Predicted 3D model of a 132-nucleotide RNA (SAM riboswitch aptamer (S box leader)) from Kitasatospora kifunensis. Its mean pLDDT, the model's own confidence on a scale to 100, is 77.
RNA sequence: AGCUCAUCCAGAGGGACUGAGGGAACGGCCCGUUGACGUCCCGGCAACCUUCUCGUCCGGCCUUCGCGGGCCCCGGCGGGACAGGUGCCAAUUCCGGCCUGUGGCGCGACCGCGUCACGGGGAAGAUGAGGA
Numbered sequence: 001a002g003c004u005c006a007u008c009c010a011g012a013g014g015g016a017c018u019g020a021g022g023g024a025a026c027g028g029c030c031c032g033u034u035g036a037c038g039u040c041c042c043g044g045c046a047a048c049c050u051u052c053u054c055g056u057c058c059g060g061c062c063u064u065c066g067c068g069g070g071c072c073c074c075g076g077c078g079g080g081a082c083a084g085g086u087g088c089c090a091a092u093u094c095c096g097g098c099c100u101g102u103g104g105c106g107c108g109a110c111c112g113c114g115u116c117a118c119g120g121g122g123a124a125g126a127u128g129a130g131g132a
Base pairs, nucleotide, nucleotide: 003130004129005128006127007126008125013042014041015040016039017038021031022030023029026096027095028094043089044088045087048085049084050083051081052080053079054078055077057076058075059072060071061070062069063068093124098121099120100119101118102117103116104115105114106113107112
């Protein structure tokens, strides 16, 4: 770099340094010398993977003729902790494009087209996990 799967309307900022761009690209719209972006330090958010723990709902195992009882080495589900690996801490991934639904308006004249608003799906992207 490419592939598969999951998630993406929630949440979480101070300081130091630097100094003009930044929000992936394009269009829009924003952020930014009242210092953005970036780097470092500290803090925080979250819970994807690992770990620990609780429930005992499911499952599994043991036992019983059965009802039932017991257990959690392994698994699922739900709750919690936040120790380890990441991630994240302006705006929904800031919004849009491609397809489509509903409604309003306009054009047009019975087939549609444009535009606006609100939805659904996709594309692209980000993050995590996995495999070759």